[in-house]
RNA sequence: CGGGAUGUAGCGCAGUGGUAGCGCACCAGUUUUGGGUACUGGGGGUCGAUGGUUCAAGUCCAUUCAUCCCGA
Numbered sequence: 001c002g003g004g005a006u007g008u009a010g011c012g013c014a015g016u017g018g019u020a021g022c023g024c025a026c027c028a029g030u031u032u033u034g035g036g037u038a039c040u041g042g043g044g045g046u047c048g049a050u051g052g053u054u055c056a057a058g059u060c061c062a063u064u065c066a067u068c069c070c071g072a
Stems, first nucleotide, its partner, number of pairs: 001071007010024004018055001026042005048064005
């Protein structure tokens, strides 16, 4: 320098243009002498950034940033 992949909650990941979800973790309650387990409930995201297309974008398009892989 060229090509490609990934980026979504604290962590690991889903999400085929139509209300952003699951598991673990966290908080509260029940249970226990206490802890753990189990059960019930709850909080937490402006989807890496900017712009565009669309009635509507995590999803499509462009640029850009970070990490990783391949090639020169």

The RNA shown here (transfer RNA) has 72 nucleotides and comes from a Turneriellales bacterium.
NCBI's taxonomy places the organism under Bacteria, Pseudomonadati, Spirochaetota, Leptospiria, Turneriellales.
Its Rfam family is "tRNA". About the family: Transfer RNA (tRNA) molecules are approximately 80 nucleotides in length. Rfam classes the family as a transfer RNA.
The sequence is in RNAcentral, with records from ENA.